[in-house]
Molecule: transfer RNA
Organism: marine eukaryotic metagenome
RNA sequence: GUCUUAGCUCAGCUGGUAGAGCAACUGAUUUGUAAUCAGUAGGUCGUUGGUUCGACUCCGACAGAC
Numbered sequence: 001g002u003c004u005u006a007g008c009u010c011a012g013c014u015g016g017u018a019g020a021g022c023a024a025c026u027g028a029u030u031u032g033u034a035a036u037c038a039g040u041a042g043g044u045c046g047u048u049g050g051u052u053c054g055a056c057u058c059c060g061a062c063a064g065a066c
Base pairs, nucleotide, nucleotide: 001066002065003064004063007022008021009020010019016053024040025039026038027037028036046062047061048060049059050058
């Protein structure tokens, strides 16, 4: 100096209550498996303070990775 967001890899714009792919699970299809299709679940956004009506987003400290 850069980074820390779902089990993994990563998005997330100008601050307005967070998504994708893969994986998992359920169903359909198949004699069966795989593949394919449809759906479901899964997040105290590294920790802690501050600013703000409101913070993943801005500011400080700390921890961790490179």